[in-house]
Context: one part of a larger RNA
């Protein structure tokens, strides 16, 4: 010097991203007491406060009460082992899961909402099949999406993507028929001296070609948004000014409802105005033209509850002003 203690004058968070770390208090028991909120259960051992040992009497069945006395710094005389509290706001209801080895959370999950598929030889899922889950169950079942306890609630749109229905027409594939137009097997007959030429009729084709037939889809018509998703702009206007209930235009499918709002979302921004502080980019609480909130990718509350996160406070302290001494271990020098 490092490691792991210990102790400390005055202040006591002035340290820092941050009371990180240390420290303090409380100390399982009795008595008393206990506030705001609240879904009436809780909050809560809230928070405060006081009592414990031993001797003697008195009552008492006893547990105990009650009185009087005694020592100690200290009476659950602490060995293990064992809450610091309060106040406010965010997220998440809630126990619980999770990144084994750098993330435990506000993220998964959750009961509860809800929406779609499924009539049983079910959807689904493994599979090439079979077969087997589902299930020895039957729509109060059983698969699958989304949200997320619980209160009050869940606006407007169906133009687009999706999906369901729908069937009049409009396109539309092989196959299959039908013709041409070609290729080839017999071939009646005919023309020719011959070679050979034509050719009714009968097969069998051809990746040419042109008509009929032709389903689903897709064009179409409804519906569906707790599906996937959207939810304007300019210009004018009132007896002070400001501001517009108003009122004109142009456009959408339809013009963001109720809330909440500088927000876990606000660039400008340390908005502004009010608390708290000597002094606050943070923190609460109002306001809101919201660059670019908004209702189950749910929206606003919300007791309870968190090794979550933001601010404030008591206690408490070497975190710090500002450092210092000590102990035991190690390293290094020197012997």
């Nucleotide at each position: 010097g490092c490691u792991u203690c210990u102790u400390u004058a005055a202040g006591g968070a002035a340290c820092u991203c941050g009371g990180c770390a240390a420290a303090c208090a409380a100390g399982c028991g009795g008595c008393c007491g206990u506030a705001c909120c609240u879904u009436a259960g809780g909050u809560a051992u809230a928070a405060g406060g006081c009592c414990u040992g031993c001797c003697c009497c008195a009552c008492g069945c006893a547990a105990g009460u009650g009185g009087g006395g005694c020592c100690g710094c200290a009476g659950c005389g602490a060995a293990a082992g064992u809450a610091u509290c309060u106040u406010u706001a965010g997220c998440g209801a809630c126990u619980g899961u999770u990144u084994a080895c750098u993330a435990a959370a506000a993220a998964c999950a959750c009961a509860g909402c809800u929406c779609c598929c499924u009539g049983c030889a079910a959807a689904c899922u493994u599979u090439c099949a079979u077969a087997a889950g589902a299930a020895g169950g039957u729509a109060u079942a059983g698969g699958g999406g989304g949200u997320g306890a619980c209160g009050c609630c869940u606006g407007a749109c169906c133009g687009a993507u999706g999906c369901g229905a729908g069937a009049a027409g409009g396109u539309c594939a092989a196959c299959g028929g039908u013709g041409c137009c070609u290729g080839u097997g017999c071939a009646a007959g005919g023309c020719g001296c011959a070679a050979g030429c034509c050719a009714a009729g009968u097969g069998c084709g051809g990746a040419g070609u042109g008509c009929c037939c032709g389903a689903a889809g897709c064009c179409c018509u409804c519906g569906u948004c707790a599906a996937u998703g959207u939810c304007u702009g300019c210009g004018g206007u009132a007896a002070c000014u400001a501001u517009a209930a108003c009122c004109g235009u142009a456009u959408u499918a339809a013009a963001g409802u109720a809330g909440c709002g500088c927000a876990a979302u606000u660039c400008c921004u340390u908005u502004c105005c009010g608390g708290g502080u000597a002094a606050g980019u943070u923190c609460c609480g109002g306001a809101g033209c919201g660059c670019a909130u908004g209702a189950a990718u749910g929206g606003c509350g919300g007791a309870a509850c968190g090794a979550c996160u933001g601010a404030a406070g008591a206690a408490c302290u070497g975190u710090c002003u500002c450092a210092a001494a000590g102990a035991a271990g190690u390293g290094c020098u020197c012997g």